[in-house]
RNA sequence: GACUAUAAAGCCAAACCUAUAGCGAUAUAGGGACGGAAAGCCACGAAUCUUAAAUAGAUAGUCGGGUUGCUAAAG
Numbered sequence: 001g002a003c004u005a006u007a008a009a010g011c012c013a014a015a016c017c018u019a020u021a022g023c024g025a026u027a028u029a030g031g032g033a034c035g036g037a038a039a040g041c042c043a044c045g046a047a048u049c050u051u052a053a054a055u056a057g058a059u060a061g062u063c064g065g066g067u068u069g070c071u072a073a074a075g
Stems, first nucleotide, its partner, number of pairs: 003075001011036002016031006034061001040067003044064003047059004
């Protein structure tokens, strides 16, 4: 230095409920924990969803990609 846990310390927070914003997908805040090692950030590719439709939007907790990053026993 690399790999590495049923370790320790922290972190995030699905469904659902309430309030607010939005035509909507959803978002934000509070409660709440199903989960998460990038469930931090970025709509670049795919996907899904909204919209009458789009060259307009939503989802980073759908997958890929980019980028940054915490802990470290025994072996």

Predicted 3D model of a 75-nucleotide RNA (c-di-GMP-I-GGC riboswitch aptamer) from a Sulfurovaceae bacterium. Its mean pLDDT, the model's own confidence on a scale to 100, is 82. Taxonomically the source falls in Sulfurovaceae (Bacteria, Pseudomonadati, Campylobacterota, Campylobacterales).